[in-house]
Molecule: transfer RNA
Organism: Vitis rotundifolia
RNA sequence: UAGCUUAGUUGGUUGAGCACAAGGCUCUCAACCUUGUGGUCGUGGGUUCAAGCCCCAU
Numbered sequence: 001u002a003g004c005u006u007a008g009u010u011g012g013u014u015g016a017g018c019a020c021a022a023g024g025c026u027c028u029c030a031a032c033c034u035u036g037u038g039g040u041c042g043u044g045g046g047u048u049c050a051a052g053c054c055c056c057a058u
Stems, first nucleotide, its partner, number of pairs: 003018004012049001020036005042058005
């Protein structure tokens, strides 16, 4: 660092929970189950084949 809370340990595919959406279940709702959407990693630079990770400024 996703709307919120967070993982990412030596630089090498950015993950999870909640939330939200759709579907299932139900007479209906809730709960539960399945799937899905969502990422300028505070900002601006630098190093590197490659930066959430290293360096500088804020």